[in-house]
Molecule: Lysine riboswitch aptamer
Organism: uncultured Limosilactobacillus sp.
RNA sequence: GAAGAGGUUGCAUCUCUUAUCAGUAACCCGCAACAGGUGAAUGAGCACCGAACGGCGGGGGAAAGGAAGGGAUGCCGAAACAGGCGUUGGCUUAUUCCAGCAGCCUGUUGGGCCAUGAUUGAAGAAGUCAUGGACUGUCGCAAAAAUGCGGGGCGCUUC
Numbered sequence: 001g002a003a004g005a006g007g008u009u010g011c012a013u014c015u016c017u018u019a020u021c022a023g024u025a026a027c028c029c030g031c032a033a034c035a036g037g038u039g040a041a042u043g044a045g046c047a048c049c050g051a052a053c054g055g056c057g058g059g060g061g062a063a064a065g066g067a068a069g070g071g072a073u074g075c076c077g078a079a080a081c082a083g084g085c086g087u088u089g090g091c092u093u094a095u096u097c098c099a100g101c102a103g104c105c106u107g108u109u110g111g112g113c114c115a116u117g118a119u120u121g122a123a124g125a126a127g128u129c130a131u132g133g134a135c136u137g138u139c140g141c142a143a144a145a146a147u148g149c150g151g152g153g154c155g156c157u158u159c
Stems, first nucleotide, its partner, number of pairs: 001159004007076001010075009027059005036049004040096006079109007086101005110136002113133008138151005
């Protein structure tokens, strides 16, 4: 350099279905009531609304993000997560915050599963991390073998 393996649910993307989100939000009506309110937060502007915004009651009734299952496709650092930088959007601007990126860099993790805790999350979903457990693949060491112990994907096998 080339080819290849891992699987009690290997990984990602796209798509369909389902549940959740949620009887929540938009929107409409009524009641009471104040002078302010909305555009993510604060300052400065700008625009808009002002019986507004917010509250209570009634009607109405989603979606996105996140997930599970089926299918297709591409794959085996597949990929995930964290941090930093850049960039796009959230009216403008400064600082922050939120969301996206098939943009880049650095770091962590062999793989899925179970339990507990922390954290993200609307969440008894799911993700990440830590600890523990059984398993699986691989290599090393010990053993005649069964098997045991140990390592980490910058690995392992073949050429």